Model confidence (mean pLDDT): 83 of 100. Predicted 3D model of a 113-nucleotide RNA (Guanidine-I riboswitch aptamer) from Seohaeicola saemankumensis.
RNA sequence: GGGCAGGACAUCUAGGGUUCCGCCCGGGCCGGUUGGCCGGGGGGCAGGUCCGAGAGGUGUCGCCGGGUUGGCAAAUUCCGCCCGGUACACGGCGGGACAAAAUCCCGGGAGAG
Numbered sequence: 001g002g003g004c005a006g007g008a009c010a011u012c013u014a015g016g017g018u019u020c021c022g023c024c025c026g027g028g029c030c031g032g033u034u035g036g037c038c039g040g041g042g043g044g045c046a047g048g049u050c051c052g053a054g055a056g057g058u059g060u061c062g063c064c065g066g067g068u069u070g071g072c073a074a075a076u077u078c079c080g081c082c083c084g085g086u087a088c089a090c091g092g093c094g095g096g097a098c099a100a101a102a103u104c105c106c107g108g109g110a111g112a113g
Base pairs, nucleotide, nucleotide: 007061008060009059010058011057012056015051016050020048021047022045023042024041025040027038028037029036030035062086063085064084065083066082067081068080070079071078088108090111094106095105096104
């Protein structure tokens, strides 16, 4: 200096915004009252729906190693079962999607050590 690998999915959370619901503010109409309907604005509205982590949690699978007096005619080789492993990880600017934003995606990127 170069190459390969550092797995996948589900679910939850940190976090995120504002399409819908709700909430708040104002206006109009209806109604004897409590209220009802229509529409405007607000996410420095706690929320529900929703999005959601490579470097967060949990689970399942996969892969690797070991064991097995299980299965099959047999097994170092296939299937099943059991145990273990699956490390480490600082990170912009800018851009992208959905209604919109984000630790989502570009991205274990650029860069730094």